[in-house]
Molecule: Bacterial RNase P class A
Organism: Deltaproteobacteria bacterium
RNA sequence: AAAGUGGAUCAAGCGAUCGCCCGCCGCCUCCGGCGGAGGGAGGAAAGUCCGGACUCCACAGGACAAGGUGGCCGUUAACGGCGGCUCCGAGUGAUCGGGGGAAAGUACCACAGAAAACACACCGCCCAUGAUUUUGAUGGGUAAGGUUGAAAAGGCGAGGUAAGAGCUCACCGGUCCAUCAGUGAUGGUGGACGCUUGGCAAACCCCACCCGGAGCAAGACCAAAUAGGAGGGUUGGGCGGUCCGCCCAUAACCCUCGGGUAAGGUCGCUCGACCCCAUGAGCAAUCAUGGGGCAAGAUGAAUGAUCGCUAUGGUUCCUAUUAGGAACCAUUACAGAAUCCGGCUUACGAUCCACUUUAGCC
Numbered sequence: 001a002a003a004g005u006g007g008a009u010c011a012a013g014c015g016a017u018c019g020c021c022c023g024c025c026g027c028c029u030c031c032g033g034c035g036g037a038g039g040g041a042g043g044a045a046a047g048u049c050c051g052g053a054c055u056c057c058a059c060a061g062g063a064c065a066a067g068g069u070g071g072c073c074g075u076u077a078a079c080g081g082c083g084g085c086u087c088c089g090a091g092u093g094a095u096c097g098g099g100g101g102a103a104a105g106u107a108c109c110a111c112a113g114a115a116a117a118c119a120c121a122c123c124g125c126c127c128a129u130g131a132u133u134u135u136g137a138u139g140g141g142u143a144a145g146g147u148u149g150a151a152a153a154g155g156c157g158a159g160g161u162a163a164g165a166g167c168u169c170a171c172c173g174g175u176c177c178a179u180c181a182g183u184g185a186u187g188g189u190g191g192a193c194g195c196u197u198g199g200c201a202a203a204c205c206c207c208a209c210c211c212g213g214a215g216c217a218a219g220a221c222c223a224a225a226u227a228g229g230a231g232g233g234u235u236g237g238g239c240g241g242u243c244c245g246c247c248c249a250u251a252a253c254c255c256u257c258g259g260g261u262a263a264g265g266u267c268g269c270u271c272g273a274c275c276c277c278a279u280g281a282g283c284a285a286u287c288a289u290g291g292g293g294c295a296a297g298a299u300g301a302a303u304g305a306u307c308g309c310u311a312u313g314g315u316u317c318c319u320a321u322u323a324g325g326a327a328c329c330a331u332u333a334c335a336g337a338a339u340c341c342g343g344c345u346u347a348c349g350a351u352c353c354a355c356u357u358u359a360g361c362c
Stems, first nucleotide, its partner, number of pairs: 001358010012310007020040003024036005042334001046345002049343005054215004061244004067210004071085005086099005100206002105204002108199002122146002124142006154172002157169003173195001174193008219267004229257005235249004274293008311331008
């Protein structure tokens, strides 16, 4: 200097004037108005992909089905999240991606290829017989070499054989046993055995664990109004589906049709598994203790506009060197709360930190 990998921070600030919303304080002529000080959209507010808090069903149990997750250990309110470790794979590397079971069963693997899984030998190699002077016929052996493919009867080397083959041996791989280390997944060491004949479960399936439903348009209260009208119900209803069980009611309740009122108002509505700092434990995620803080709550939907200054960046000019001054422009990209919180994913501008590889110089 270039290329890459992982992470962090910011996303302008201050003042004045006018306008809007919120809560607090004070006053008034108290449907409301005036004044004062204070606050007012993000790291993703997005997606609605997960998990909850909260509300109702509802007093709320068991099983099955449906659904979700899937190495081990921790962490968390919980999660399919996060942290660490372990194995496999990709990469020169920093790093990144993935993880129950194929010997319970069923299915699938196009085309190509001899053959796609008890996988039927196309080319080839060897032996015998016979023919022939050319290169074929018959029989037997073979799966080491080649063809095809994503994948073809463990790999490599030596011996052996008619030619070959774990046929034999050594090493690697695999399975089993023992032992050591580790909480564990797993790893190291030693021994025994010629030992496997594929992939795919984000195919059905099997195993282990988890798991009610609906959602702030949840729900609660106030106001207003009429037609307690009509019909139906194995007595009915309640709990996402089914069964059991439990509960309510005895003329209630439920269902369908029809009519009327409001298309209103108040609450829910922001004090939280909250934020910041310090110390301690822990590799870390995170936890504990102590101290400090309160930072939007709109509802046809507020959080804005103008001006000035500072800061930062860019352009031009002047000066001439720790660099400074003047003028102009911009303050950006992605993008706007709607019950709230913890994650994940996606979009995107600028800056910084650490690490890896390559090239050059000292």